[in-house]
RNA sequence: UGCGAGAUCGUCUAAUGGUAGGACGCUUGGUUCUGGUCCAAGUAAUCUUGGUUCGAGUCCAGGUCUCGCAG
Numbered sequence: 001u002g003c004g005a006g007a008u009c010g011u012c013u014a015a016u017g018g019u020a021g022g023a024c025g026c027u028u029g030g031u032u033c034u035g036g037u038c039c040a041a042g043u044a045a046u047c048u049u050g051g052u053u054c055g056a057g058u059c060c061a062g063g064u065c066u067c068g069c070a071g
Base pairs, nucleotide, nucleotide: 001070002069003068004067005066006065007064010024011023012022013021018054025043026042027041028040029039030038047063048062049061050060051059
């Protein structure tokens, strides 16, 4: 430099163009003599800028970063 892939709660991981969900974590409560386990509730996210569309995490274009391949 060229080509390809990827970016979603604190972490991991889902989501036919139609309410962004789950697990772990964290917080609160229950349970317990205390802690852990267990139970319930809550918390919290679509890399960025535009475009298409009634509607975009998803489709298109530019950008940033990461990974792989080639040189």
Molecule: transfer RNA
Organism: Patescibacteria group bacterium